Context: one part of a larger RNA
RNA sequence: UUGGCCCUAAAGGGCUCGCGGGCGUUUUUUUAGGUCUGAUGUGAAAGCCCCCCGCUCACCCGGGGAGGGUCAUUGGAAACUGGGGAACUUGAGUGCAGAAGAGAGAAGAGGGAUUCCACGCGUAGCGGUGAACUGCGUAGAGAUGGGGAGGACCCCCAGAGGCGAGGCUGGCUCUUCUGUCCUUAACUGACGUUGAGGAGCAGAAACCUGGGGCGCAACCCGGAUUAGAUCCCUGGGUAACCCACGCCAUAAACGAUGGGUGCAAAGCUUUAGGGGGUUUCCCCCCUAAGGCCCCCCCCUCACCCCUUAAAAUCCCCCCCCCCGGGGGGUACGGUGGCAAGACUGAAACUCC
Numbered sequence: 001u002u003g004g005c006c007c008u009a010a011a012g013g014g015c016u017c018g019c020g021g022g023c024g025u026u027u028u029u030u031u032a033g034g035u036c037u038g039a040u041g042u043g044a045a046a047g048c049c050c051c052c053c054g055c056u057c058a059c060c061c062g063g064g065g066a067g068g069g070u071c072a073u074u075g076g077a078a079a080c081u082g083g084g085g086a087a088c089u090u091g092a093g094u095g096c097a098g099a100a101g102a103g104a105g106a107a108g109a110g111g112g113a114u115u116c117c118a119c120g121c122g123u124a125g126c127g128g129u130g131a132a133c134u135g136c137g138u139a140g141a142g143a144u145g146g147g148g149a150g151g152a153c154c155c156c157c158a159g160a161g162g163c164g165a166g167g168c169u170g171g172c173u174c175u176u177c178u179g180u181c182c183u184u185a186a187c188u189g190a191c192g193u194u195g196a197g198g199a200g201c202a203g204a205a206a207c208c209u210g211g212g213g214c215g216c217a218a219c220c221c222g223g224a225u226u227a228g229a230u231c232c233c234u235g236g237g238u239a240a241c242c243c244a245c246g247c248c249a250u251a252a253a254c255g256a257u258g259g260g261u262g263c264a265a266a267g268c269u270u271u272a273g274g275g276g277g278u279u280u281c282c283c284c285c286c287u288a289a290g291g292c293c294c295c296c297c298c299c300u301c302a303c304c305c306c307u308u309a310a311a312a313u314c315c316c317c318c319c320c321c322c323c324g325g326g327g328g329g330u331a332c333g334g335u336g337g338c339a340a341g342a343c344u345g346a347a348a349c350u351c352c
Stems, first nucleotide, its partner, number of pairs: 003323002008302001012319001014201004021194003026087006033081002035077007042069001049065004054060001091191001092188003095184001098181002103177003107173002110154002115149003119145002125136002162169001207246001209244003215241001220236004258318003267293001269291003273287005324351003333344003
């Protein structure tokens, strides 16, 4: 490069933004780069293909023709595509009027429970397990009462629920920032889409410095269990989990399903809206944006999926990625990192 693919067989980048690039609505006018077409020139000979001829045939040789082009010059065509001009509104965005939300950041004041401290009351056990032991307790524990300290967390509401690009996000109040949806059709007038490189965000764990440390708990120390027990159970318990400034850049980062536009059978439920009917509640109908279930035609090796599509359509558009298993996500080199390690990423050899 060609071809076939990417839910589960190898393969969708963790996610978003976005320069270049690719692709791109409707009408009109112009141009003529692409495109189509005429002429001229050239495209050596040999070869390939067709016809004929000469060697006794054939190979071979000779003659003629055809064919062969991102080619050059020149003349045309104007549907499509590209360029220039003009316009439009349905894509996209803005505005007016509404809606919901655990969307993000900062600050403040709370709640219950656990633990600890001192005190009151009170006496012999408590705790833990399959059963126990280690452990705590007559130096007064545990239980109980009110008081105090401190850190982490946020019952019910809670729902197939909501919001967010994803990671994720759940007590209350205030504040700052921001996204989405619906209605309308006033404004702009293709401003769109995808996106190599690039930038930003990014769970948990780990790292750095300084705080904090209730509970929990890798590592570790005991006790049990066991043939042994570097486990499961149990008594303790450090880092970590929390805060602040940084760093790391990976996850089964999953819907194992990249994004975008348009198309299409039904039914049920649910969240926040809008319009209408009936009415004031309720209920019914329509509409458009989300979350589920079921399912027709398709599609798929199958499972399944099926208006929230992997299928199919316009050969739809753009990007990432795969090409037998192992060696190996290793080695080497490079980039970035404090390090841990990350990204990029082979080959020899071997199996079939």
A computed fold for a 352-nucleotide part of an RNA from Bacillus amyloliquefaciens, annotated as small-subunit ribosomal RNA, central domain.